[in-house]
């Protein structure tokens, strides 16, 4: 850079000790009943991968490579709309190339 997906799903323990939800702004929330980070184990999902099946697409099974495990990507920011957490864009994240 291209393509696809992003309202589903899944957490405990140990170390540490004050922040965190990417940055900015405004909200809203999580957090000493322990944030972020690191480690261990567990789990979720099924993009790639492997197997089965099909004319093909779809599909089923597994879980090796990734990814993920508060809240829609927490919400808004630009456009449309006009009250519904509407539609789209942009940005971001993840996968494959």
């Nucleotide at each position: 850079c291209u393509u696809a997906u992003c309202c589903a799903g899944a957490g405990u323990g140990g170390c540490c000790g004050a922040g965190g939800g990417g940055a900015c702004a405004g909200g809203c929330c999580c957090u000493g009943c322990g944030a972020a980070g690191c480690c261990a184990c567990a789990g979720c999902a099924a993009c790639c991968u492997g197997g089965c099946g099909c004319a093909a697409u779809u599909g089923c099974c597994a879980a090796g490579g990734u990814g993920c495990u508060a809240a829609u990507u927490c919400c808004u920011g630009c456009c449309c709309a006009g009250u519904a957490g509407g539609g789209g864009a942009g940005a971001g994240a993840u996968a494959a190339g």